[in-house]
RNA sequence: UCUAGCUAAUGGCAAAACUAUUGAAAAAUAGAGACGCAAAACCACGGGUCUAAAGGUUAAUACAUAUAUGGUAUGAAGUAUCUAGGAUAGCCGGGUUGCCUAG
Numbered sequence: 001u002c003u004a005g006c007u008a009a010u011g012g013c014a015a016a017a018c019u020a021u022u023g024a025a026a027a028a029u030a031g032a033g034a035c036g037c038a039a040a041a042c043c044a045c046g047g048g049u050c051u052a053a054a055g056g057u058u059a060a061u062a063c064a065u066a067u068a069u070g071g072u073a074u075g076a077a078g079u080a081u082c083u084a085g086g087a088u089a090g091c092c093g094g095g096u097u098g099c100c101u102a103g
Stems, first nucleotide, its partner, number of pairs: 002103004012037002018031005035090001041096003045093003048088003054083004061077001063075005
């Protein structure tokens, strides 16, 4: 340096649910807790998944204004939908670093 993790050792990390905080949400952080993990260490580069505040589009409906009484246009409300620049590294791939044992 590469390959492998059956056994052992030193240790490490910590899912879900719960509590608090942050956030529009997904989720994150801390506490406590262990389902699991040899990279469950780090990086959102590719794919996937989750979310949609903001933004885009928008049926019906009623409202306001204008036109003038058929309706049309505009506005704001509201409904539906789309979008990541948000999230996930404990979904997969990729990149970087690393403990022990064996070869």
c-di-GMP-I riboswitch aptamer from Evansella vedderi, 103 nucleotides, folded computationally. Rfam family: c-di-GMP-I riboswitch aptamer. Its family is annotated with cyclic-di-GMP binding in the Gene Ontology. Lineage of the source: Bacteria > Bacillati > Bacillota > Bacilli > Evansella.